[in-house]
Context: one part of a larger RNA
RNA sequence: UGACGGGGGUCCGCACAAGCGGUGGAGCAUGUGGUUUAAUUCGAUGAUACGCGAGGAACCUUACCUAGGCUAGAAUGUGAGCGCUACACUGAGAAAUCAGUGGUUCCUUCGGGACGCGAAACAAGGUGCUGCAUGGUUGUCGUCAGCUCGUGCCGUGAGGUGUUGGGUUAAGUCCCGCAACGAGCGCAACCCCUAUCCUUAGUUGCCAGCAUGUAAAGAUGGGGACUCUGAGGAGACUGCCGGCGUAAGCCGCGAGGAAGGUGGGGACGACGUCAAAUCAUCAUGGCCUUUAUGCCUAGGGCUACACACGUGCUACAAUGGCAGGUACAGAGGGCAGCGAAGCCGCGAGGUGGAGCCAAUCCCAGAAAGCCUGUCCCAGUUCGGAUUGGAGUCUGUAACUCGACUUCAUGAAGGUGGAAUCGCUAGUAAUCGCGCAUCAGCCACGGCGCGGUGAAUACGUUCCCGGACCUUGUACA
Repeated sequence: UGACGGGGGUCCGCACAAGCGGUGGAGCAUGUGGUUUAAUUCGAUGAUACGCGAGGAACCUUACCUAGGCUAGAAUGUGAGCGCUACACUGAGAAAUCAGUGGUUCCUUCGGGACGCGAAACAAGGUGCUGCAUGGUUGUCGUCAGCUCGUGCCGUGAGGUGUUGGGUUAAGUCCCGCAACGAGCGCAACCCCUAUCCUUAGUUGCCAGCAUGUAAAGAUGGGGACUCUGAGGAGACUGCCGGCGUAAGCCGCGAGGAAGGUGGGGACGACGUCAAAUCAUCAUGGCCUUUAUGCCUAGGGCUACACACGUGCUACAAUGGCAGGUACAGAGGGCAGCGAAGCCGCGAGGUGGAGCCAAUCCCAGAAAGCCUGUCCCAGUUCGGAUUGGAGUCUGUAACUCGACUUCAUGAAGGUGGAAUCGCUAGUAAUCGCGCAUCAGCCACGGCGCGGUGAAUACGUUCCCGGACCUUGUACA
């Protein structure tokens, strides 16, 4: 100087408390451990691994296993030379591939070029090892308020001071004081979205007034008022008032205002810590391999299953289930695409092909909600696992191993021990909708969007994590 203390002081955080909803029990989905296996590819492992890399494992992917093949090799460049080997058919084969037969491309300024084959040779290749050789990227402490430097001063020196103190703040934020005076990286602001208003522009958006028109309909003429869309601006600064205070600042069912003291949300992550993670995104040193640890192909595996754990979904019902009727979003996506109306089918879907490169058309019916009826507390009209039958769709192909529909079946489950998680407001809870990946999909995941919409916070003694000062130390 740090680190640590079941030392002290001050302070903060969904840290506790106060509340609301869960997990831990059930079934299923998914990841992991373990076990099994020819293989169940590899990585991630307290917090900071475990719906994680993976934003799509039937083949492919694919790195694993088995089997069959190749050896300048699967790709790319240079390349003497050849248009014969491209392509079609036949045979062998699981295919890769091999053998046989046929076959002779296009442009041309006739030099050649495109395309294909190709000897020798040069550069191969490796998802093999080392993340404890590395770059880059990332997690975490932590959006915590800290981490440092120049000069000066103090100290033999390590180092200190500044950065401590008194206040204040979300903040090393600001004020006052002070052997310090300044400065940098952080904080804040500048950026984006959102809440209000103004100006401007009105098509594909809108429709108040004026007409036309309909069963209804911005459907038509038209209009720019309104909503909205987009661009530009205004607005919030403790600016004003009162109280307290030297000041910074704090308090006010203060005014005004759409918004009030950082308005709400996002992006943004200091010096560093964990030899943290990644050599399998990529790059890269070293090592290893070169008729194989490389490459091609078929099939299998990554989907196994006594069990254990994590994360979720669906429930156990009446604030509910079922049936009928009826209302209101936002944000997205669409040409190898979205696909309307109509018709067929109980349905998944089929047919059909209008319209749309989309504020125009389509996906597209929002659901919870509201109204009416029914069920009457039961393993049930709850719950839907499992299994059998019949189908639909995608795809060369759904056996291992797809999703969905329909008929039948109807398991466990009656609120879950010890323990444990999230959340302070348009939040939790609850309800549906969209997107990426994608032929299809094991999505109940992830990322977004809107609808309905709470309760509670006395307080900081205690648990956890953190910040500053101080104290002890046989620790570094």